[in-house]
Overview
This is a predicted structure of an 83-nucleotide RNA (SAM riboswitch aptamer (S box leader)) from Actinomyces sp. 2119. Rfam family: SAM riboswitch aptamer (S box leader). Rfam describes the family as follows. The SAM riboswitch is found upstream of a number of genes which code for proteins involved in methionine or cysteine biosynthesis in Gram-positive bacteria. Of the family's consensus pairs, 92% are formed in the model.

RNA sequence: GUUCCAUCUAGAGUGGCUGAGAGACCUGGCUCCGUGACGCCGCAGCAACCCCCUCCGGGUGCUUCCGCCAGGACCGAUGGAGG
Numbered sequence: 001g002u003u004c005c006a007u008c009u010a011g012a013g014u015g016g017c018u019g020a021g022a023g024a025c026c027u028g029g030c031u032c033c034g035u036g037a038c039g040c041c042g043c044a045g046c047a048a049c050c051c052c053c054u055c056c057g058g059g060u061g062c063u064u065c066c067g068c069c070a071g072g073a074c075c076g077a078u079g080g081a082g083g
Base pairs, nucleotide, nucleotide: 003081004080005079006078007077008076013043014042015041016040017039021032022031023030025072026071027070028069029068044063045062046061048060049059050058051057067075
């Protein structure tokens, strides 16, 4: 990377760096953002799946938002399994 399965209205924030966009793609809207968005790192937290399983521990993931709304595309994200 591909196939299959499951989930996507719950839950959980702080500090530092950067400096202008971001919300997966397109269109039309809407919302957030120099009172610092997006991204990265540390610490902390949440609890979804797996390993181990007596306890403990480990591997990722997540910690704005209803995957923002509608249409289109048949996609996007996360985890696991098989080969």